[in-house]
Context: one part of a larger RNA
Molecule: large-subunit ribosomal RNA, domain IV
Organism: Thermodesulfobacteriota bacterium
RNA sequence: CUCUCGUCAAGGAACUCGGCAAUCUAACCCCGUACCUACGGAAGAAGGGGUGCUCUCCUCGGUGUAAGUAAUCUCUACUGAAGCUGAGGGGAGUCGCAGGUAAUCGGCUCGGGCGACUGUUUAACAAAAACACAGGUCUCUGCCAAGCCGUAAGGCUAGGUAUAGGGGCUGUGGCCUGCCCAGUGCCGGAAGGUUAUGGGGAGGGGUUAGCCUACUUCGUGUAGGCGAAGCUCCGAACUUAAGCCCCGGUGAACGGCGGCCGUAACUAUAACGGUCCUAUGGUAGCGAAAUACCUUGUCGGGUAAGUUCCGACGCGCAUGAAAGGUGUAACGACCUGAGCGCUGUCUCGACGAGAGAUCCG
Numbered sequence: 001c002u003c004u005c006g007u008c009a010a011g012g013a014a015c016u017c018g019g020c021a022a023u024c025u026a027a028c029c030c031c032g033u034a035c036c037u038a039c040g041g042a043a044g045a046a047g048g049g050g051u052g053c054u055c056u057c058c059u060c061g062g063u064g065u066a067a068g069u070a071a072u073c074u075c076u077a078c079u080g081a082a083g084c085u086g087a088g089g090g091g092a093g094u095c096g097c098a099g100g101u102a103a104u105c106g107g108c109u110c111g112g113g114c115g116a117c118u119g120u121u122u123a124a125c126a127a128a129a130a131c132a133c134a135g136g137u138c139u140c141u142g143c144c145a146a147g148c149c150g151u152a153a154g155g156c157u158a159g160g161u162a163u164a165g166g167g168g169c170u171g172u173g174g175c176c177u178g179c180c181c182a183g184u185g186c187c188g189g190a191a192g193g194u195u196a197u198g199g200g201g202a203g204g205g206g207u208u209a210g211c212c213u214a215c216u217u218c219g220u221g222u223a224g225g226c227g228a229a230g231c232u233c234c235g236a237a238c239u240u241a242a243g244c245c246c247c248g249g250u251g252a253a254c255g256g257c258g259g260c261c262g263u264a265a266c267u268a269u270a271a272c273g274g275u276c277c278u279a280u281g282g283u284a285g286c287g288a289a290a291u292a293c294c295u296u297g298u299c300g301g302g303u304a305a306g307u308u309c310c311g312a313c314g315c316g317c318a319u320g321a322a323a324g325g326u327g328u329a330a331c332g333a334c335c336u337g338a339g340c341g342c343u344g345u346c347u348c349g350a351c352g353a354g355a356g357a358u359c360c361g
Base pairs, nucleotide, nucleotide: 001356002355003354004353005352006351007350008349010347011346014345019342027051028050029049030048031047036041038172052094053093054092055091056090057089058088059087060086061085062084063083067079068078069077070076095099107340108339109338110337111336112335113334114332115331119131120130135170136169137168138167139166140165141164147156148155149154174326175325176324178257179256180255183254184253185250186249187248188247189246192245193244194243198239199238203234204233205232206231207230210226211225212224213223214222215221258276259275260274261273262272285319286316297313298312299311300310301309
């Protein structure tokens, strides 16, 4: 010097990102206990007091001798001094600095945020505000269900049957959940447009039995042309489905929810008016917020002093209603602010114990 412990004058968070860490607190009995609240809680709220040993008294119980009572007169049942014993209470005394004498064994309070709650999670850097949840809602599914696994047979769902099963979103309960269907999705519709395949077959191409023309070495030999049937290829009109276009609906479907200018007898502001664009222009709420750039916004509170915190204000860079909005008792090894208590966290360090490192041998 390092680690693990113990103690400390005065002060008591001045430490620090932050009371991190370590103290304090602690068991049992008694008294007492606020706001708030979903009336269950909050609550061990908070805050106080007691606790050893000896003697004695009382109360209640267990067992039960003597005794008594009753009988169906014995084996019994009941009551029950004494004795033994358990629990509780009162009084007196006594020792120590200290009596839950060791060990084990809550520090507390007041605000705010988030999540209702108990639960679950990154085995081995994250336990949370993340996931789940009961509840809500939308949607699919009529049973050989939908959905999922498998090439299939088949299996799960389920030996279930819409009060059931699958999927999506939200996340107790309270008060609520506004407007937009133009785009996208989904559902419904079927008149018209478009459209695959199939049908259809106008028309055309190839092939050649034959025919024609020219040349001819006369061998139908060469070259050119026409060309039936058959076979084969291409193929228009017309006809024909869903889908798409189209017509409607639908937001707890994906999503979206404006700009400029003017106006009131101080000023300021604008209930009011004009205009442009749009499918409609953000309602109730909440709001410098886990969301606010400017920003340490402004005002108030708390402090001697507060970029944090709490209460307000609101043109909100860029809140907002099941990607739910807003309040909420209880709950939380959550996050954040304040206070009481307490302390070596600190002022500021000291001493001690043990184990290491190092040095000497």